[in-house]
Molecule: Bacterial large signal recognition particle RNA
Organism: Chloroflexota bacterium
RNA sequence: UCGUGCUAGGCGGGGAGCUAGCGGUGCCCUGUACCCGCAAUCCGCUCUAGCGGGGCUGAAUUCCCUCCCGAGGUCCGGCGUCGCGGGUCCUGUGUGCGUCGCGUGGCGUUGACGAUCGGGUCCUGUGCAGCGUCGGUCUGCGAACCCCGUCAGAUCCGGAAGGAAGCAGCGGUAAGCGGUCGCCGUCGCGUGCCGCAGGCAAGCCUGAUCCGAGCCGCGCGCGUGUGCGUGUUCGCGGUGUCCGUGAUCGACGGAGGGUGCACGG
Numbered sequence: 001u002c003g004u005g006c007u008a009g010g011c012g013g014g015g016a017g018c019u020a021g022c023g024g025u026g027c028c029c030u031g032u033a034c035c036c037g038c039a040a041u042c043c044g045c046u047c048u049a050g051c052g053g054g055g056c057u058g059a060a061u062u063c064c065c066u067c068c069c070g071a072g073g074u075c076c077g078g079c080g081u082c083g084c085g086g087g088u089c090c091u092g093u094g095u096g097c098g099u100c101g102c103g104u105g106g107c108g109u110u111g112a113c114g115a116u117c118g119g120g121u122c123c124u125g126u127g128c129a130g131c132g133u134c135g136g137u138c139u140g141c142g143a144a145c146c147c148c149g150u151c152a153g154a155u156c157c158g159g160a161a162g163g164a165a166g167c168a169g170c171g172g173u174a175a176g177c178g179g180u181c182g183c184c185g186u187c188g189c190g191u192g193c194c195g196c197a198g199g200c201a202a203g204c205c206u207g208a209u210c211c212g213a214g215c216c217g218c219g220c221g222c223g224u225g226u227g228c229g230u231g232u233u234c235g236c237g238g239u240g241u242c243c244g245u246g247a248u249c250g251a252c253g254g255a256g257g258g259u260g261c262a263c264g265g
Base pairs, nucleotide, nucleotide: 001265002264003263004262005261006260009057010056011055012030013029014028015027020046021045022044023043024042034054035053036052037051038050063258064257065256066255067254068253072249073248074247075246076244077243078242079240080239081238082237083236084235085234086233087232089231091229092228093227094226095225096224097223098222100221101220102219103218104217105216106215107214114210115209116208117207118206119205120204121203122199123198124197125196126195127194128192129191130189131188132187134185135184136183137182138179139178140177141176147172148171149170150169155164156163157162
């Protein structure tokens, strides 16, 4: 240096998550690089870190190491945005209060405000009246018979005298159906310039007496309290195809270096 045959190794890798840790199944990114069984309420291992079985390739373009590039992922920070909570002041608006300021109106010596007494309104009970319902009284009609009275005719008992039941008719009534609008009674009430007693003690109205000059309202401003909103600021959480000369892992690719055994020529 060439040929033949073996072995180590290789036959995808990475990220997040899970885990005491390592790997796998699952998810995601790259990429196309064996097969079978196990496996997310997990499966198998223990810093030598998937387990078990089989197949292909095989010391180099294919294995190992270092460096460069860099798809992509995760975290951190910033910015934006939504929600919740808190603070401050600016500002808008609603509203309460003010013996404050300005303006304006009404009432008032025919007595303001206030005080005392009383009444009404309000509530309860009760009485009266009214309205309404119902019942009774008065009155009319009203029963073929099973209501009453009188009972023509007819019927029955008796030798006779006389007696009996009783339909129709007439009269009067019961149940029931009406009438005048008077009287009595029951019940009720969103009725009432009504009477009596009690309550309430706040508001309004009103009468009498006392006092003797103010009282009430509206608008604007100012001050203050409070509610709601805009802005600002802080914190927490969610979210964004955004930003970062922030951190970390890092595929594919590129460059360089390293690495067996046996036999024979």